Notes:
A computed fold for a 369-nucleotide RNA from Ruminobacter amylophilus, annotated as Bacterial RNase P class A. The source organism's lineage runs through Bacteria, Pseudomonadati, Aeromonadales, Succinivibrionaceae and Ruminobacter. Model confidence (mean pLDDT): 75 of 100. It matches the Rfam family "Bacterial RNase P class A". By type it is a ribozyme. Rfam links the family to the GO terms dimeric ribonuclease P complex, tRNA processing and ribonuclease P activity.
RNA sequence: CGAGUUGGUCGGGUGAUCGCUGCUUUAUGGUUGUGUUGAAAGACAGACGCAUAAAGGGGAGGAAAGUCCGGGCUCCGCAGGGCAGGGUGCUAGAUAACGUCUAGGGGAUGAAAGUCCACGACAAGUGCAACAGAAAGUAUACCGCCGUUUAUCGGUAAGGGUGAAAUGGUGCGGUAAGAGCGCACCGCAUGGCUGGUGACAGUACAUGGCAAGGUAAACUCCACCCGGAGCAAGACCAAAUAGGCCUCAUUGACGCUGCCCGCGUAAGGGGCGGGUUGGUCGCUUGAACCGGUGAGCAAUUGCCGGUCUAGAGGAAUGAUCACCACUGAGAAAUCAGUACAGAACCCGGCUUAUAGACCAACUCACUGA
Repeated sequence: CGAGUUGGUCGGGUGAUCGCUGCUUUAUGGUUGUGUUGAAAGACAGACGCAUAAAGGGGAGGAAAGUCCGGGCUCCGCAGGGCAGGGUGCUAGAUAACGUCUAGGGGAUGAAAGUCCACGACAAGUGCAACAGAAAGUAUACCGCCGUUUAUCGGUAAGGGUGAAAUGGUGCGGUAAGAGCGCACCGCAUGGCUGGUGACAGUACAUGGCAAGGUAAACUCCACCCGGAGCAAGACCAAAUAGGCCUCAUUGACGCUGCCCGCGUAAGGGGCGGGUUGGUCGCUUGAACCGGUGAGCAAUUGCCGGUCUAGAGGAAUGAUCACCACUGAGAAAUCAGUACAGAACCCGGCUUAUAGACCAACUCACUGA
């Protein structure tokens, strides 16, 4: 100088004008229910809701997306047992929890910083591997080599060929020719010792010629985990209708994903039909956020202090103008552009999309001093 890797932040700003919306306060107006009065009609008062106005302080993200996981919350009387079914799969931690995250181990990959892993078991069993090849797994002899009773014989798996894969590798000895047949070294398996919480690692230790290969995001086996349904959950108020009709039945029905057992409930269960489809709540103070400090390699967490940051209800959170900022072109004036995209009960993750700008740390193939 350049390329790369990892992590983080922002993702337009300021001002003016007009506009939308929820909360709080004040004022005015209206008023079914309600209260007073009246024989009644009515009159008066009048909170909440409603309408208008003023003031105050608020109003869409890092992914709000996907709906892939985990929960909070609500309901089902106890959610009991078993089978089925589903999920995860190295070790240790974090967390409310997880299939997430952190740190390690092993494997793959890269020059490296780093990145990725669907990472238990194939001598429990059953499968699968087209074609080629002689043969694809307690499998085999095509060519070749050797023997000789020369036969469609016997031995062989070192050399060659086929294939993604062919009964560990190199060397020496031995043999009719060969082969872990034997030996040395490497590799592998088992055990011991050392280190580590552990997965595992090391080993100048011992034994063994040594496993019949691959594949489980093949069926399967093993270990651990799992009630169900979901805010269209659910609770309350008002109003209206058909306290309708049929059927089952206490040995029944219903209840908890499916099945079985068990348990329990109430006077019902199921089907057809009719009425209402109005309003209030749930609905935003949370496993929250920010700062400081301590512990921890880290994920995260203890303590102290501070902040309140949308809650719509067919769906608000905007529009215009000016200046500035950034990007590109241009000598300049200037011109053009500024990503992905919008809450709907809430939270923790993962995945996907993203114009561009900035910060920090790390790596180094190449070149020069």